RNA sequence: GAACGGAAACGGGAAGAGACUCGGUUUUAAGAGCACCGAAGGGGCAAGUCUGGGCUGGCGAGCGCAGAUGAAACUCUCAGGUAAAAGGACCCGUUUUUGCUG
Numbered sequence: 001g002a003a004c005g006g007a008a009a010c011g012g013g014a015a016g017a018g019a020c021u022c023g024g025u026u027u028u029a030a031g032a033g034c035a036c037c038g039a040a041g042g043g044g045c046a047a048g049u050c051u052g053g054g055c056u057g058g059c060g061a062g063c064g065c066a067g068a069u070g071a072a073a074c075u076c077u078c079a080g081g082u083a084a085a086a087g088g089a090c091c092c093g094u095u096u097u098u099g100c101u102g
Stems, first nucleotide, its partner, number of pairs: 004099010018034001020033003035082003041078001042076003048069005054063003
């Protein structure tokens, strides 16, 4: 220093579900009601691993119990969302910064 990984900024792409009813009014929004969506955010957990003690056994080891840890695009639907706008996980590109390696 290239490549690769992390972070940030900018640009582009980006789904789903009632422009529902009442209300209000300036189309709206806030509020109430019923029905829905999952891709801001948030919650939950499998195998495995670790610890503890129990049973079997000559040893090796095995079995099950309790606790901890443990991922998601899975799941929940708290939040958010269900015309447009905005937002939007994730993907791509550029730039900056940083890490490992020579």